The part of an RNA shown here (small-subunit ribosomal RNA, 5' domain) has 506 nucleotides and comes from an uncultured prokaryote. The full RNA is in RNAcentral, with records from ENA.
Context: one part of a larger RNA
RNA sequence: GAACAAACGCUGGCGGCGUGCCUAAUACAUGCAAGUCGAACGAGGAAAGGCCUUCGGGCCCGGUACUAGUGGCGCACGGGUGAGUAACGCGUGGAUAAUCUGCCCUCGAGUGGGGAAUAACUAGGCGAAAGUCUAGCUAAUACCGCAUAAGACCACAGUCCCUGAGGGGACAGGGGUCAAAGGCUUCGGCCGCUUGAGGAUGAGUCCGCGUAAGAUUAGCUUGAUGGUGAGGUAACGGCUCACCAUGGCUUCGAUCUUUAGCUGGUCUGAGAGGAUGAUCAGUCACACUGGAACUGAGACACGGUCCAGACUCCUACGGGAGGCAGCAGUAAGGAAUAUUGCGCAAUGGGGGAAACCCUGACGCAGCGACGCCGCGUGAGUGAUGAAGGACUUAGGUUUGUAAAGCUCUGUUCUACGGGAAUAAAAAAAUGAAGGUACCGUAGAAGAAAGGACCGGCUAACUUCGUGCCAGCAGCCGCGGUAAUACGGGGGGUCCAAGCGUUGUUC
Numbered sequence: 001g002a003a004c005a006a007a008c009g010c011u012g013g014c015g016g017c018g019u020g021c022c023u024a025a026u027a028c029a030u031g032c033a034a035g036u037c038g039a040a041c042g043a044g045g046a047a048a049g050g051c052c053u054u055c056g057g058g059c060c061c062g063g064u065a066c067u068a069g070u071g072g073c074g075c076a077c078g079g080g081u082g083a084g085u086a087a088c089g090c091g092u093g094g095a096u097a098a099u100c101u102g103c104c105c106u107c108g109a110g111u112g113g114g115g116a117a118u119a120a121c122u123a124g125g126c127g128a129a130a131g132u133c134u135a136g137c138u139a140a141u142a143c144c145g146c147a148u149a150a151g152a153c154c155a156c157a158g159u160c161c162c163u164g165a166g167g168g169g170a171c172a173g174g175g176g177u178c179a180a181a182g183g184c185u186u187c188g189g190c191c192g193c194u195u196g197a198g199g200a201u202g203a204g205u206c207c208g209c210g211u212a213a214g215a216u217u218a219g220c221u222u223g224a225u226g227g228u229g230a231g232g233u234a235a236c237g238g239c240u241c242a243c244c245a246u247g248g249c250u251u252c253g254a255u256c257u258u259u260a261g262c263u264g265g266u267c268u269g270a271g272a273g274g275a276u277g278a279u280c281a282g283u284c285a286c287a288c289u290g291g292a293a294c295u296g297a298g299a300c301a302c303g304g305u306c307c308a309g310a311c312u313c314c315u316a317c318g319g320g321a322g323g324c325a326g327c328a329g330u331a332a333g334g335a336a337u338a339u340u341g342c343g344c345a346a347u348g349g350g351g352g353a354a355a356c357c358c359u360g361a362c363g364c365a366g367c368g369a370c371g372c373c374g375c376g377u378g379a380g381u382g383a384u385g386a387a388g389g390a391c392u393u394a395g396g397u398u399u400g401u402a403a404a405g406c407u408c409u410g411u412u413c414u415a416c417g418g419g420a421a422u423a424a425a426a427a428a429a430u431g432a433a434g435g436u437a438c439c440g441u442a443g444a445a446g447a448a449a450g451g452a453c454c455g456g457c458u459a460a461c462u463u464c465g466u467g468c469c470a471g472c473a474g475c476c477g478c479g480g481u482a483a484u485a486c487g488g489g490g491g492g493u494c495c496a497a498g499c500g501u502u503g504u505u506c
Stems, first nucleotide, its partner, number of pairs: 001506004006502005013375006019368002021333001026331003030328003035073003040070002043067002049060004080286003089211008099203002104199008112146001114144002121136006152177003156173001158171005182191003212258003219249003224246008261283004265276004288309005311322004339365001341364003347361001348359004378408004388399004413443006422433001450495005455476003461490005471478002
């Protein structure tokens, strides 16, 4: 000098764009953050309105809207945090002939005929509650056989081609195994379902290289290293197991200890390099702590399940409930970090045929000079160089064209009037922000300047007070009676809605 997710002191007019718990991965009151589909299914089933009425009610709308349950899809995305991890975790380049991939796209084939249950519901019982038990009834795109079935799967044998060990592909053969679900309809069809091939997307696994410090850590290892066989997985593999062998790593730093998420980037620097990893983007890991599996295309699952533990809460003491490192918010910690706001209008996501519903993602608004950028606090004229202040050699000098005065302007401000784009491909409808931005008219110089410094480094000097005191100080150093260094005044210098101080990095 530059920089900052900064803090502190003094001060503070406006706008735009950003940004805001770096500490206790501490504990959390309250609300919201993941639902949706009645065009899969049985059951229940309005109100308003209209018509009729014997005033009791009946009919239409209508078994419509809606609803708990069964069922489907989603809940593995999106959002948060950085505790752990020095690792194929990340980065980069490869391999997968060792693999999977719901929804989506393209192409082919099929969708026949049956069965048995169960929730809801009804009846009864237990419990304070959470909830639960027994009996009975019922539906399906829920569940289970049968049929059919291939270039699917399994083993067999054949020809050709490819390949780096394994092995892979194409063609034709006979044998065995395996499937389905319907809904709506204007009857045209649309949405589904099963099976196969290919694609796209996403993911798993493996490998080369790179990736902090310590030797005041020198030896480490028993599923350990390899083999055979088996099991397991979507898949290779000590991944697991039985048996066998005795290996494997290491001064080119094994093992141990400490620290740490990694990267694109960011800051600095002429560069080389050094430091760093907030916001944004990619990726990994985690979800009260530890462990486990279930479901599923995908999880060993933040707002799922089970077990154990700590903690908090309810209880009729028998037993139960909970997990903000989602958005707000509270307490605590701390030098320190915001609203229990508005809206699904846009973008995107989930469900649905659609209408639409949900979405604290997101879009906005609020708070904070926390940062960057822009603007303003007036412009011109004005010498009796006014008054006042300060200094003075007492003549004057300076503050100083500064003020006043005169002439203007209206950025900003205030009031009133108008008023968007963002909204969309036939048209219509649809805006949270917001009556905001912006435009016009009127008014009024009116409402808007401070902070640090002035001995040298370092731009800027005098007077008074103080008297090694009070104090200053980044370094050198000032202060003991003439202090440009302390404190006040005047004057000046540098920045400016900021200025300084502290901290950290280069």